[in-house]
A computed fold for a 137-nucleotide RNA from an Actinomycetota bacterium, annotated as SAM riboswitch aptamer (S box leader).

RNA sequence: AGCUCAUCCAGAGGGGCAGAGGGAUCGGCCCGACGAAGCCCCGGCAACCGGCGCUAGCUGACGCGCACCUCUUGCUUUCGCGAGGUCGCUGGCGACCACGGUGCCAAUUCCGACCCGCCACGCGGGAGAGAUGAGGA
Numbered sequence: 001a002g003c004u005c006a007u008c009c010a011g012a013g014g015g016g017c018a019g020a021g022g023g024a025u026c027g028g029c030c031c032g033a034c035g036a037a038g039c040c041c042c043g044g045c046a047a048c049c050g051g052c053g054c055u056a057g058c059u060g061a062c063g064c065g066c067a068c069c070u071c072u073u074g075c076u077u078u079c080g081c082g083a084g085g086u087c088g089c090u091g092g093c094g095a096c097c098a099c100g101g102u103g104c105c106a107a108u109u110c111c112g113a114c115c116c117g118c119c120a121c122g123c124g125g126g127a128g129a130g131a132u133g134a135g136g137a
Stems, first nucleotide, its partner, number of pairs: 003135006013042005021031003025113004043105003048101002050097002052094007065087001067086005109129001114126005
């Protein structure tokens, strides 16, 4: 770089260095010398990965049970006795947690771009593109 899935109308900024750009692209509209990008420090938000709780299905597995598996001995066999091992998988929900891995902290992903609908200067739905996470090759 490309693939799959989920989410994207919520939330959360101060300082230092720096010095003119930034909001992916294009158009619009914004932000910016009352200091843009970038780098550093500290802080925060959120809850994707993670944990916890509840719940449903599967399952032998409500979970330490009359459970399941293996083995030795006994028994005709099942069962039983003994020894060892295992106790989960998947989904949903949560006003729960936040050590860690990311991410994020102007404006809905700032709005639109392509298609459709409507009560049509606009509104709604979908797609595309983009971003982030998780996974896989």
The sequence was found by an Rfam model in a public genome assembly.